Predicted 3D model of a 1472-nucleotide RNA (small-subunit ribosomal RNA) from a metagenome.
[in-house]
RNA sequence: AGAGUUUGAUCCUGGCUCAGAACGAACGCUGGCGGUAUGCUUAACACAUGCAAGUCGAACGAGAAAGCUCCUUCGGGGGCGAGUAGAGUGGCGCACGGGUGAGUAACGCGUAGACAACCUGCCCCAUAGCCUGGGAUAACUCUUCGAAAUGAGGGCUAAUACCGGAUAAUACUAUUCGACUAGUGUCGGAUAGUUGAAAGGUUUACCACUAAGGGAUGGGUCUGCGUACCAUUAGCUUGUUGGUAGGGUAACGGCCUACCAAGGCAGCGAUGGUUAGCGGGUCUGAGAGGAUGAUCCGCCACACUGGAACUGAGACACGGUCCAGACUCCUACGGGAGGCAGCAGUGGGAAUUUUGCGCAAUGGGCGAAAGCCUGACGCAGCAAUACCGCGUGAGUGAAGAAGGCCUUUGGGUCGUAAAGCUCUUUGUCUCGAGGAAGAUAAUGACGGUACUCGAGGAAUAAGCACCGGCUAACUCCGUGCCAGCAGCCGCGGUAAUACGGAGGGUGCAAGCGUUGUUCGGAUUCACUGGGCGUAAAGGGUGCGUAGGCGGCCCUGCCAGCCAGGGGUGAAAUCCCGGAGCUUAACUCCGGAACUGCUCCUGGAACUGCAGAGCUAGAGAUGAUCAGAGGUGGGUGGAAUUCCUGGUGUAGAGGUGAAAUUCGUAGAGAUCAGGAGGAACACCGGCGGCGAAGGCGGCCCACUGGGGUCAAUCUGACGCUGAGGCACGAAAGCGUGGGUAGCAAACGGGAUUAGAUACCCCGGUAGUCCACGCCGUAAACGAUGAACACCAUUUGUGUGAGGCAUCGACCCCUCGCGUGACGCAGCUAACGCGAAGAGUAUUCCGCAUGGGGAGUACGGUCGCAAGACUAAAACUCAAAGGAAUUGACGGGGGCCCGCACAAGCGGUGGAGCAUGUGGUUUAAUUCGACGCAACGCGAAGAACCUUACCUGGGUUUGACAUCUCCGGACCGCUCUAGAGAUAGAGUUUCUUCUUCGGAAGCCGGAUGACAGGUGCUGCAUGGCUGUCGUCAGCUCGUGUCGUGAGAUGUUGGGUUAAGUCCCGCAACGAGCGCAACCCUUGUCCUUAGUUGCCAGCACGUAAUGGUGGGAACUCUAGGGAGACUGCCUGUGACAAGCAGGAGGAAGGUGGGGAUGACGUCAAGUCCUCAUGGCCCUUAUGUCCAGGGCUACACACGUGCUACAAUGGGUGUUACAAAGAGCAGCGAAACCGCGAGGUGGAGCAAAUCUCAAAAAAGCACUCUCAGUUCGGAUUGCAGUCUGCAACUCGACUGCAUGUAGUUGGAAUCGCUAGUAAUCGUAGAUCAGCGUGCUACGGUGAAUAUGUUCCCGGGCCUUGUACACACCGCCCGUCACACCAUGGGAGUUGACAUUGGCAGAAGACAUUGAGCUAACCUUCGGGAGGCAGGUGUCCAAGCUAGUGUUGAUGACUGGGGUGAAGUCGUAACAAGGUA
Repeated sequence: AGAGUUUGAUCCUGGCUCAGAACGAACGCUGGCGGUAUGCUUAACACAUGCAAGUCGAACGAGAAAGCUCCUUCGGGGGCGAGUAGAGUGGCGCACGGGUGAGUAACGCGUAGACAACCUGCCCCAUAGCCUGGGAUAACUCUUCGAAAUGAGGGCUAAUACCGGAUAAUACUAUUCGACUAGUGUCGGAUAGUUGAAAGGUUUACCACUAAGGGAUGGGUCUGCGUACCAUUAGCUUGUUGGUAGGGUAACGGCCUACCAAGGCAGCGAUGGUUAGCGGGUCUGAGAGGAUGAUCCGCCACACUGGAACUGAGACACGGUCCAGACUCCUACGGGAGGCAGCAGUGGGAAUUUUGCGCAAUGGGCGAAAGCCUGACGCAGCAAUACCGCGUGAGUGAAGAAGGCCUUUGGGUCGUAAAGCUCUUUGUCUCGAGGAAGAUAAUGACGGUACUCGAGGAAUAAGCACCGGCUAACUCCGUGCCAGCAGCCGCGGUAAUACGGAGGGUGCAAGCGUUGUUCGGAUUCACUGGGCGUAAAGGGUGCGUAGGCGGCCCUGCCAGCCAGGGGUGAAAUCCCGGAGCUUAACUCCGGAACUGCUCCUGGAACUGCAGAGCUAGAGAUGAUCAGAGGUGGGUGGAAUUCCUGGUGUAGAGGUGAAAUUCGUAGAGAUCAGGAGGAACACCGGCGGCGAAGGCGGCCCACUGGGGUCAAUCUGACGCUGAGGCACGAAAGCGUGGGUAGCAAACGGGAUUAGAUACCCCGGUAGUCCACGCCGUAAACGAUGAACACCAUUUGUGUGAGGCAUCGACCCCUCGCGUGACGCAGCUAACGCGAAGAGUAUUCCGCAUGGGGAGUACGGUCGCAAGACUAAAACUCAAAGGAAUUGACGGGGGCCCGCACAAGCGGUGGAGCAUGUGGUUUAAUUCGACGCAACGCGAAGAACCUUACCUGGGUUUGACAUCUCCGGACCGCUCUAGAGAUAGAGUUUCUUCUUCGGAAGCCGGAUGACAGGUGCUGCAUGGCUGUCGUCAGCUCGUGUCGUGAGAUGUUGGGUUAAGUCCCGCAACGAGCGCAACCCUUGUCCUUAGUUGCCAGCACGUAAUGGUGGGAACUCUAGGGAGACUGCCUGUGACAAGCAGGAGGAAGGUGGGGAUGACGUCAAGUCCUCAUGGCCCUUAUGUCCAGGGCUACACACGUGCUACAAUGGGUGUUACAAAGAGCAGCGAAACCGCGAGGUGGAGCAAAUCUCAAAAAAGCACUCUCAGUUCGGAUUGCAGUCUGCAACUCGACUGCAUGUAGUUGGAAUCGCUAGUAAUCGUAGAUCAGCGUGCUACGGUGAAUAUGUUCCCGGGCCUUGUACACACCGCCCGUCACACCAUGGGAGUUGACAUUGGCAGAAGACAUUGAGCUAACCUUCGGGAGGCAGGUGUCCAAGCUAGUGUUGAUGACUGGGGUGAAGUCGUAACAAGGUA
């Protein structure tokens, strides 16, 4: 310090997630030791049991027993025990210490102050004093009630308990004087009045006690400032705010009461609601901050819940009292008892320890002291809960052991790791010995502990998580979208480094992971430190209140500000330096720091405040100018519609096409007249005006704002603006008018699968006016207002000035508006760019991931519609902006192609052939499925092929290699069998040799293995198809861009072509194109057999038949030729194009081979090869038979036809290219024919197949289901072949179906092409209408590119990128989830009115009771019980408010697999 995740990729915005640190933690696995800390975060829930506050005999009275001992009359008594125990009166303490955080949003806490408004036991200092009387009472004893707890009555008694009197102060009250002060006052003095004690205790010195003063300590009260969230809490308050008087308190005060006044608080957030103890600190962070408030320290509050007081120096009291309530316990049912948020402990809970030891230390209470008490505390125990430290051994050791895992089978790795050998005990362990400090004197729980020494022996001691990326670490097996993982992205559907296991590795280590929480990363609430044109975000606009901010100069003040100093900021903590535990954690000492608050002194630049001025901001005055600025009134013409009348006749209207509609009752058209409403053509313009909305004929009236010019005046009067107020398109609402046109709704007609739409015909609200509401818009420049500064250029509106002119222009200058380009700068980019989105300042508004949702609830406004304000649960990992490359578009431009058009011929109809689907079947083997599967693999299924089915066999195998044994094998014959096979018989090796044997071949055996047309073409190689023979696809360097990328390759021309030329931030290059190759077309040359025959010769019925020839054809070698080379025109003086000449051929001459980067997970595991999986007496292999040939049907591809451009018969011609020895097979003969016999010739320019056919010439048929057509069937044959039944081809005779040119639709072809005619070949025993090749005859048409299809280039839009066969919306149906409403039901909290009224306090009463004092002895004073009143807790009652749970039903929302219906959006998304 960053990283992952939106995309095909990029930049940005933006959320989510991770890596770090921390914890009073919990859970899982594991666990050796020690030190130091920490340990109920939940139920302020309920608690059994024990302990946690007593002490004092030196305040007081009374005073046992057990036991021992003595005496005894045996009943008992005495002494010691003992003035002891226990209890009581009295004093002090119990208000400390300890616990908890419920309440509390508050002077509670923090900080700084104040008390001139206060108190303070014990302690300290100093002063004075301690005189004199009295009456009771508990304990005890007696009686008595009760189960108990507790009492009741009679009697006795003491005090440092209680009471009276004397003395008396600087105390208190009143009056008065002086000094001081910031003030109600403070201090000092005088006078008058009032008030006190225990003759105490123990024994010689103290401790107590009283009054008053001072101190110290502790407390009380008041004040400034700070101290959570919600405004969907906006108004709150009646003791409320103040005053007077009184009461009360230690003390001020509405603290309380009476009276008077009507105040007080609040947008700088009152009131209400929710949450919360606060601080020092702790965690995190670079810091600023954020979160937190365990342990330790300070403060506060509380003690079962609520209320109350008493005692006391101090409490409204944790282990006190009273009352009420809930709960628990005891009970004899009549009544009683209790309060662990003390220490242990129990239940509860995911979770937090022992019912331990000791007062030895520190501290506290009492005491004169000894001492007693102390769950405070000191220790120990439990817990890896945290931090810190140590260890689990060290060295050597390669046969790189065994074993595991992996493997390309060679090896690699665990791994010097182990074993083995040699060592060491650091720490742990075991044993033994010594043995502290804590305590300078007595006392040690810890503890025979820490620690030290000695001995022993490697002995007792390693796990956890992870290994796809982030993030260090990889392989095998299993599993097969299953099981599972997952923090985010995401893994898993048969080769998973992501699941589970293993081996290995990585990280940390007595721990390691997970979960939870906090901060960080997150500059993702931005003070430090961000934003708002398009990503979320500028209010619709103005006026203006509070507030914030504010021009120049001078003087003063000093609040802010700055400097110096004082006080405080507790300690602990953090930091620094030291020191002590062996180190560290930990502890101690010192320093620094505590960024804060406050006081004093000083300064005066800036802000502020006060005063005095200025004119540059702002405003005013004058002159002048433009304008659809606003309101009201009047007025004008054109047009539409309607009405009346005329002319006139059959249509009009409307559409893509129609129809509804209007019209013979006279429409539409046309002419004239009239009515009425609304809007204002041309001018008219990125022209004008206005704050925005908005404003358009003309005239008048009233009125707002603005610009320019000139001086004069005021003198900062300014800017912005939360709330507030006003304005505010359209639609809508109310009342009343108006209504020509247009036109939601609605009706009808069309379109359509539907059409509640788009189109058409009608048509009502509305649109118009007046008044009143509404208050919203993509109210947009998606850009708040103001001001200053920061390059130019240019258009336009308007004003002023200048030059010039007779004048107007033109031109120049300065403003104010409104547009265009553009520098710098800014921006994620697009873009903005003086009218900023630049550089700065001021103020306001707004956003903080997407959805849910601008929704619900609440509130305000509104007549309503609705508006404003405005969430949450839940859900997703994205949503989004700009730009890039593609792809796509029922976008555009340019161009090409038998793409269309123009033509010719077909298919689709028939019959048949063939392939496919389907069906059938034991099997009908498998594959191929739009183009690019379907006469395809298959260049040829009767057996074989063959992979399928049925049946029969076989198991190292039909085939290969290795090992062992034996031998020739093959073949032939016979038997069984369907055959495979089995049995019997017969026959019997070759080559080499070192003579041992080896190799070949066959049989048998064993196991390694063979074998598989079994699966996966979505694991693959190779090959192939297709876009497409389309013209494209890329690279290097440079340049541009943040980048993806762009440029080059775009542009202007041109081409079949990214072909070439020109231009150009590009310059070059590669794969493609073209050319080079083959073939064909012309010529030359060479050669001349098997081919040829002009001339010469011979011969024949005839034939190159023969001699010969080398001319021609031809054959096959080599050359030539064509290159836009020449001419003209055109074009940019280019590339090229058009025409022409010559030429066999002319603009790539025709044809072929040749297929860029890539696309389709295209095809093929059944050509071959191959990973993985599967089968192994079978999914291998052998055999026979069957099937692949089935047949209601559907489709593709073909053949033959439907006839006269024809059929039939006869006759006469003319090819090319091939094939041939298990072959082609001549002549001749036979057969109607297929064919047979035959066997010449030929391994072929020689021989054969071989006849070419259409064509030509004759004759016939004459338009018909025919002399067309040939299917089907019967009979008879031929050929091939072991074998033609299933299931071949052909022949003859006979039969003679359908079919008369083919619906929608659809295919091929641009010249030697289509069409038509035959020929040959591969495969092959035989078999084709298929396929491939060959020649013969031989057309028509192309004006052209609007349209269909495909393609190329450029451009544009895009929400697509699996790329339009894309994406995607809404209803409905189903499941689940959270949520709103809901007749209600039921809690909690708060509160109002009323009733009620315990305990207590106060007031009052007190006829009953009454020790101290007084007394005249009667009584009185004083007190108590009791009564009454006021205040008041619980409770009761009637309501109100807030909030929660639940609720039939209901509303929308979200999420879900491949549901249903449509297709709204994204392209002009097919109606932008």